[in-house]
RNA sequence: GGGAAUAUAGCUCAAUGGCAGAGCGUCCGGCUGUUAACCGGCAGGCUGCAGGUUCAAGUCCUGCUAUUCCCG
Numbered sequence: 001g002g003g004a005a006u007a008u009a010g011c012u013c014a015a016u017g018g019c020a021g022a023g024c025g026u027c028c029g030g031c032u033g034u035u036a037a038c039c040g041g042c043a044g045g046c047u048g049c050a051g052g053u054u055c056a057a058g059u060c061c062u063g064c065u066a067u068u069c070c071c072g
Base pairs, nucleotide, nucleotide: 001071002070003069004068005067006066007065010024011023012022013021018055027041028040029039030038048064049063050062051061052060
C1' cells in the first nucleotide's frame, strides 16, 4: 500500500427493513439463625462516528475511526 471481518446494556451475545431482547452481573425483595445456593422483580442502550436511501434503518449504501486477520 491492497483486501476481509467485527463494533448493540457492566460482560458475553441475539434481533427477516416494522415496539431493541436474552444469559451472566449490579441493585431490591423472598427463602435462611447468618452467608452461599435457589426463587421473584426493577433499573441499565441516542445500536462506534458522520452522512445517504426509505413512510420506517441495529439491519441497506457511502465515508471515517478502533480492533483483529490475510496479501504485499

This is a predicted structure of a 72-nucleotide RNA (transfer RNA) from an uncultured Clostridia bacterium.
It was read from a public genome assembly.
The coordinates come from a structure-prediction model, not an experiment, and the mean pLDDT is 80.